Model confidence (mean pLDDT): 87 of 100. This is a predicted structure of a 271-nucleotide part of an RNA (large-subunit ribosomal RNA, domain VI) from a Chloroflexota bacterium. Its Rfam family is "Bacterial large subunit ribosomal RNA".

Context: one part of a larger RNA
This record gives sequence, C1' cells and structure tokens, in this order.
RNA sequence: CGCAGGAGAUUUGAGAGGGGCUCUCCCUAGUACGAGAGGACCGGGAGGGGCAGACCACUGGUGUGCCAGUUGUCCCGCCAGGGGCACCGCUGGGUAGCUAUGUCUGUGAGAGAUAAGCGCUGAAAGCAUCUAAGCGCGAAGCUUGCCUCAAGAUGAGAUCUCCCAUCCUUCCCGCAAGGGAAGGGGUAAGACCGCAAGAAGACUACUUGCUUGAUAGGCGGCAGGUGUAAGUCCCGUGAGGGAUUGAGCUGAGCCGUACUAAUGGUCGAGG
Repeated sequence: CGCAGGAGAUUUGAGAGGGGCUCUCCCUAGUACGAGAGGACCGGGAGGGGCAGACCACUGGUGUGCCAGUUGUCCCGCCAGGGGCACCGCUGGGUAGCUAUGUCUGUGAGAGAUAAGCGCUGAAAGCAUCUAAGCGCGAAGCUUGCCUCAAGAUGAGAUCUCCCAUCCUUCCCGCAAGGGAAGGGGUAAGACCGCAAGAAGACUACUUGCUUGAUAGGCGGCAGGUGUAAGUCCCGUGAGGGAUUGAGCUGAGCCGUACUAAUGGUCGAGG
C1' cells in the first nucleotide's frame, strides 16, 4: 500500500514444512512342520536402544550482588568488629533462573487409492485364461490421519463485538428543497508515540501496566538458603567453651502494601 467505511477479537485452511527408525523377551506353543536336530506363520503382551519435543516436582549441575569458615597482606588510631586485594583469594553449602546425566510424552491405531503379487467372474478363441468389459485383495512407500506455520490464498475467506452519520471550502446537477464529487478541520471506536516493566527479547517484535493503578523499586509478612551473628554475662591462666539463640544475615521466589517512579502527546470513519 492492498484486501471498497473505520476498528478490536476469535477463527477456516488452499498451500508449505516436520515426523515416519529399530531390537530383545514372554504368551499362543515346544504347537503346525520335521526321522531328528531344530522350530514357525497369524494374533496378543512386556521391556529396551536411537532420535525428537516439552518441563524443573524428583536426582544432580551451575548459581562472580546469598550465608558461613579460613590464609597472607594493606587500611578503618589500638582491642574487638569490619572493608579492599590475592582466579569469586581459597574452602563448605546454596534461592530464583537456566539446565541433563533428571522427569514426562511422541515416533500409534485407523481410512482411501495403489506397486510387485494373489484372485473372482469372463469372452475374443463352444475349451482355457486375473482382463479385453466388469469386480476384489494387497506395502515401512503415495493421499490422509499427528505436530508447526499459514487469507499478499490479489481467488486477499468466515464469525462475533465496538464506533457512529459532525463542521468548513471549492465544483457539478437542480427554480428550490436537496443530492453528488474533491480537498480540509475537530472527533468516535481504536491505534501509535511516550513512560513503569517482563519466566518476551540482539535490535525490532510480543506481553502486562500507566493513579479508575500492584508495572518496577522500597517496605511488611512468609517460603527457601546458610547454620547458633554482634554485644553482654558465666567458666577457663590461656587457646577456647557455654548462655542469651535455630540466632543473625539473606539476589532473583510467594502474598500484601501507593511510600517512590509510571507526566503526557499525536493520529484515527463521514460510506
């Protein structure tokens, strides 16, 4: 820009892409078959491998703005308590998120038309013949079925809902009322810009929110993590131990709470 008014949702699916794998064991049955050795078709069930998708309840990993321990050194005047640097100094743990080695699911059934092949009926050719007319069965393959995208599918689809018939200028028809065309202004539903953000993200896009507000931060409570803070008191000559105390601290999690920040602006139909 188009999809013949302007919008917001929900969709149909022409078409395109993905997937399509495989093994072992058990039952049928030591049956059919076979002198024996051996050993099925058909049908039913179970468990694996590979590959793919999703997820984080479990098991773990990571977790450089969480907690603790600890070495050297410098600093906060000293003690105590802390801070900086040394690979995050090193070590032990670890929330959210992200993850696999963890968990779940799929790779299925069915339908249609067929290939090789197997048939029915059946002439040409009194017989025979699956074929010439006609009819049937038959593959991991084909078309579907399953998953994803998809109406620029210009053949531009469908459904539901929302907005309404304003004002000005010029021109045309008309006696007038009025009708039509072009251009413009302010608006509607709504959209965009802007702003606060996000388990969305390279940017963009997408999603949520913008005071009629829980969008982010802060604060409160809780969960989870770490593992009994500092100070004071008691015991010990002391290193240290004990009590206060499952204490103190705590990023991303959950639920609240307007304290802080989400000021505002521009477009957008007249059929």